[in-house]
RNA sequence: CGAGUUUGAUCCUGGCUCAGGACGAACGCUGGCGGCGUGCGUAACACAUGCAAGUCGAACGGACCGGGAGACCGGUCAGUGGCGGACGGGUGCGUAACACGUGGCUACCAAUCCUUCGUUGGGGGAUACCCGGGGGAAACUCUGGUUAAGACCGCAUACGCUCGAUGAGAGGAAAGCCGUAAGGCGACGAAGGCUGGGGCUGCGGCCGAUUAGGUAGAUGGUGGGGUAACGGCCUACCAUGCCGACGAUCGGUAGCUGGUCUGAGAGGAUGGCCAGCCACACUGGGAUUGAGAACGGCCCAGACUCCUACGGGGGGCAGCAGUGAGGAAUCUUCGGCAAUGGGCGCAAGCCUGACCGAGCGACGCCGCGUGUGGGAUGACGCCUUUCGGGGUGUAAACCACUUUUCUGGGGGAAGAGUGAGGACGGUACUCCAGGAAUCAGCCUCGGCUAACUACGUGCCAGCAGCCGCGGUAAUACGUAGGAGGCAAGCGUUGUCCGGAAUUACUGGGCGUAAAGCGUGUGCAGGCGGCUUGAUGCGUCUCGUGUGAAAUAGUUCGGCUCAACCGAGCGGGGUCACGAGAUACGAUCAGGCUUGAGGGCAUGAGAGGCACCUAGAACUCCUGGUGGAGCAGUGAAAUGUGUAGAGAUCAGGAAGAAUACCCGUGGGGAAGCCGGGGUGCUGGCGUGUACCUGACGCUCAGACACGACCGCGUGGGGAGCAAACAGGAUUAGAUACCCUGGUAGUCCACGCCGUAAACGAUGUCCACUCGGUAUGGGGGGUAUCGACCCCUUCCGUGCCGGAGCUUACGCAGUAAGUGGACCGCCUGGGGAGUACGGCCGCAAGGCUAAAACUCAAAGGAAUUGACGGGGACCCGCACAAGCAGCGGAGCGUGUGGUUUAAUUCGAUUCAACGCGAAGCACCUUACCUGGAUUCAAUCUAUCGUGCACCAGAGGUAAUGCUCUGUCCCGCAAGGGCGCGAUGGACGGUGCUGCAUGGCUGUCGUCAGCUCGUGCCGUGAGGUGUUGGGUUAAGUCCCCUAACGAGCGCAACCCCCGGCGUCGGUUACCAAUCCGACGCAACUGCCCCGCACAACGGGGAGGAAGGUGGGGAUGAUGUCAAGUCAGCACGGCCCUUAUGUCCAGGGCGACACACACGCUACAAUGGUCGGGACAACGGGCAGCGACACGGCGACGUGAAGCGAAUCCCUUAAACCCGGCCUCAGUUCGGAUGGCAGGCUGCAACCCGCCUGCCUGAAGUCGGAGUUGCUAGUAACCGCUGGUCAGCACACAGCGGUGAAUACGUUCCCGGGUCUUGUACACACCGCCCGUCACACCACGAAAGUGGGGGACACCUGAAGCCGUGAGCGGAACCGCAAGGACCGCCAUGUCGAGGGUGGGCUUCAUGAUUGGGGUGAAGUCGUAACAGGGUA
Repeated sequence: CGAGUUUGAUCCUGGCUCAGGACGAACGCUGGCGGCGUGCGUAACACAUGCAAGUCGAACGGACCGGGAGACCGGUCAGUGGCGGACGGGUGCGUAACACGUGGCUACCAAUCCUUCGUUGGGGGAUACCCGGGGGAAACUCUGGUUAAGACCGCAUACGCUCGAUGAGAGGAAAGCCGUAAGGCGACGAAGGCUGGGGCUGCGGCCGAUUAGGUAGAUGGUGGGGUAACGGCCUACCAUGCCGACGAUCGGUAGCUGGUCUGAGAGGAUGGCCAGCCACACUGGGAUUGAGAACGGCCCAGACUCCUACGGGGGGCAGCAGUGAGGAAUCUUCGGCAAUGGGCGCAAGCCUGACCGAGCGACGCCGCGUGUGGGAUGACGCCUUUCGGGGUGUAAACCACUUUUCUGGGGGAAGAGUGAGGACGGUACUCCAGGAAUCAGCCUCGGCUAACUACGUGCCAGCAGCCGCGGUAAUACGUAGGAGGCAAGCGUUGUCCGGAAUUACUGGGCGUAAAGCGUGUGCAGGCGGCUUGAUGCGUCUCGUGUGAAAUAGUUCGGCUCAACCGAGCGGGGUCACGAGAUACGAUCAGGCUUGAGGGCAUGAGAGGCACCUAGAACUCCUGGUGGAGCAGUGAAAUGUGUAGAGAUCAGGAAGAAUACCCGUGGGGAAGCCGGGGUGCUGGCGUGUACCUGACGCUCAGACACGACCGCGUGGGGAGCAAACAGGAUUAGAUACCCUGGUAGUCCACGCCGUAAACGAUGUCCACUCGGUAUGGGGGGUAUCGACCCCUUCCGUGCCGGAGCUUACGCAGUAAGUGGACCGCCUGGGGAGUACGGCCGCAAGGCUAAAACUCAAAGGAAUUGACGGGGACCCGCACAAGCAGCGGAGCGUGUGGUUUAAUUCGAUUCAACGCGAAGCACCUUACCUGGAUUCAAUCUAUCGUGCACCAGAGGUAAUGCUCUGUCCCGCAAGGGCGCGAUGGACGGUGCUGCAUGGCUGUCGUCAGCUCGUGCCGUGAGGUGUUGGGUUAAGUCCCCUAACGAGCGCAACCCCCGGCGUCGGUUACCAAUCCGACGCAACUGCCCCGCACAACGGGGAGGAAGGUGGGGAUGAUGUCAAGUCAGCACGGCCCUUAUGUCCAGGGCGACACACACGCUACAAUGGUCGGGACAACGGGCAGCGACACGGCGACGUGAAGCGAAUCCCUUAAACCCGGCCUCAGUUCGGAUGGCAGGCUGCAACCCGCCUGCCUGAAGUCGGAGUUGCUAGUAACCGCUGGUCAGCACACAGCGGUGAAUACGUUCCCGGGUCUUGUACACACCGCCCGUCACACCACGAAAGUGGGGGACACCUGAAGCCGUGAGCGGAACCGCAAGGACCGCCAUGUCGAGGGUGGGCUUCAUGAUUGGGGUGAAGUCGUAACAGGGUA
């Protein structure tokens, strides 16, 4: 520091995701040790039990125990009294606040403690405990009596205290105890201090405006009250203020901070442990005591809970442990006061769940270990393999060594003070002994991301952070082997920061990606020209104070290291105060003119409003002429017309809009503005430099204007025209087209307030090369003249440089370079929607979310492909022709059906007379039945010579059975064969989507690429485009390209001319065959083109512009075809899916299609006669001639391995006869009989012959095929396959045409260009309704809860006030009585409760609305190519 993911590829934009760090964590698997930390984040839910605050006998009386003879002493204890229970400990509910942080201020208080000064005299009355009596279950309580004090109350004294005015004056204290003593500890008054606290205040730190107004003690004053103290803190009266867009009020959320985590930083997030502050203590309210106020105090109310004798009482773990509950989840009912600290005490000491320690939990951080060295025939096992090997792997075994750890035993701390006393702890540490002994897992291995194979599975099971894997060869699932990473842990999940410059202060954007408000005016706000002076607010410098400790940084130090701990230093504020500086900003005062405004002169204009007016056209009305249609369309129809249309002429009416001029022209802020005239009126340009003197720019809110449509009221209505009606089109046609036609369009007034309101570009200012055009002014020059020319200002366009930009493009009218201000954006969908609010008569507008969902959505450009886009060009592509097919019968192939099987494959062109160049058996792969287990072949070892073969028998068939029976060699042994065993086997079984090879096709189309250079950020382009030309990327010219390769062409073969040579089986010559050579190259002439390439014409020539034909098939496309030709990976079968045999089937037959044959006849049929080929084939062959047969053929047989012999009579054709238009003398299907041939065998199922039979068919619908010359058509011949079988196929020759104007159209193709939302590439993409499933949300009669105010009623405790009631020791008084206190009663306030209407929020609700999502549902075709109506 980046990476993955949108595309065929590219650049950009943009979101999503990952790698890092962190955690009070949890979960899964695993788990040896130690140190230091840390541990209810949820229910501030409820709590059993124990403990957590007491202490003082040196304040007091007394009780009990002990001692003493006693006075009395010691100890313990309830009570009175004092001090402390306001600290320490817990929690984070509440709180958006002076609660916290930081700085400042003071109208204040203070027990204990310290310092100083002074005082401590003399009295009084009670009371608890206790004794007696009473009530109660208890808690507890009532009453009579006795008693003490440092308890309580007077009196005296009274300063420096308080009140008062600074005065006079008035008021206010006390306590003793211990000690033999010295003395000590106390008490009171006062002052000062230490320290802590109270109060006020500047500044700082959350979200929401879909919360915009809030406030009655509210803001201030006066009097009074209250407090330690200021203050509306409280009260009476007076005034009407006060807060708020710099966000009041309201709602939501939240303890704040030091810090912590992250980050380069700026920031962001966070506030657990530790530390500071605050708040709270079951919920709410209240006071009392006290220096100070309430976790373990009191009173009241409420909820809950416990006890109860039902009368009444008790309780508050958010202290330490612990329990239940909740939850994914968080510990011991431990030890000790030894240390530190706290309370009390003179002290000893007591108390202390603060604290110190231990325990539990890998929860975290840090450290250690599970051995170390040697050890290769690289053992076994396991995995893999191309079977050779490779991996695990020096790993193990084995040898040597060590002892951290472990086990046993011994010693044994520091922490502790002047002595004793140590919970931790027999711990840390240490010594000895034993013994490799006790100790490794987890995750991952497709890319990101480090690490690969095998098997299993087969879109299943599953994985997944994103992209994505899995549909039979998965490095992505599961397992194994191996590997990578980390390690007592490893992964997962969650959360935060980072990456994310993805909220951009540092550090982003807005023409087209998201984003400029439709436009202006303008208050607040922000920003602001030149110059002088002052102030010193901002700003800058220095100093002082403060910014707690801890943390973090750094340097040292202590635990063996580290974590951890200690010490020093430095740093840290938007802070405060003081001193200083004065450039810039600010403020105040003054000046200036260039910004801005004004004056004067002059100019252009569809700028706005009102009124008047003109002509053309359309329509309608009236009349004339006239007589059949008109209108409309792709074609029609609806419509209109003999009741007279249309056409034409004349007259009239009405409304709307203004041709030409008219222009990338003008005006306006925008929307917009167009005949002419008049009136009123806004803005602008130029010139001048006369006036003012910064008066400026921008602008949230606000206000105004704002096309069309729409709305209201009233007019108007010619034309046009939503809706609507009809006619067409169509599968449908609620459309496009046509005929009509109402709102509306027009006017007045009032609303609406939107738009692709666009330059998709906010306004203003300044600066930055040029060219050209145009509108409006000024100046110069020149002139008859503003005709030209030069120059200047304002406006409007085009081109283009730098620069900018992802690119496209922009480019003085910026999207360049800077400045000022405003608005807006932050992934796509949901959605500009819902809810709320505001506006509107309504329609609707403005503001504006979320749930949920996706891994993209997008911009620009590139290469293709495509277009019912364009341009150019080609092809039997169309057209022009000829012959066909499609109808019939038959043949063959296919589909379908059938079948035991009808084996399999091929399926648009490019499957279908295709694989098959020959299905009776065989072939044969299929079916039925039978048989066989290793058939054929190879190899190793062992055994063997009835194994092979011949004959006979048997079988459907086979050494199955019988008879006969090895070879070479002297031998060893070898050969041949058989048997057994082992190993290789066999499969037309599957996968052509695992493959090789071969093939088809686009297409014999002219294309496809490369090197270097150049252009572009890049994909890519250029070259290969362009102008010509060609059959051709053929050639020429031009050219940032220059060359080259694969294709084209040529080289090869056949045919065509001539020559030479040679040649047998041909042969006089000629011909024929072969070889060699010549010949054709636009070479020559004319013309055209660009002086080129090339084209047109001509000559010569056998042949002329590629002479005709063939072979030859670029890069690639179709997962095209073939596992059944062959080969081959993988999978499957192995007494069968192998092998053998017989029979059957591949030949079926209601049908459908394809390719053919034969025909339908007279250009023919038939009979007779006659003529002319070429290519080929032949020994298990071709077979002459002769004879027999009507014939197929047979018999016999010559010749020929073939230019010699045979196949071999070619046919159409020619001549002559008959037939005469008919289902025929056409046609031959079908059927019958009789024969021939091949073959083991013609039944299923061959071919041929003869006789007889004689079907459909009379030229073929829609549609469709071939062919441009020796071609089509017609005619026959040959060959391969093959025993036989040819209407097929491959060849051969014979006869031998017609037509091509032309490229508009159909099909296919090439090049350039254009559009694109396509890239599986138009057989593409894609939209909406409907149907189904699921999800979240809105509305909804309502229903149920929460919250906080308000109004009224009631009103506890309690403070305060009041009172004529009741009671009372201290003081006054002789007394009565009073002062005063208490009780009681009562008033204000008052928690809570009740009632009520609203507000707000959440949940739920029959039904309903749209939305989202979901491999193969329905209907259509809206959009993307002119998407077929842009």
This is a predicted structure of a 1430-nucleotide RNA (small-subunit ribosomal RNA) from a metagenome.
The prediction has a mean pLDDT of 85.
Rfam family: Bacterial small subunit ribosomal RNA. Gene Ontology terms of the family: structural constituent of ribosome and ribosome.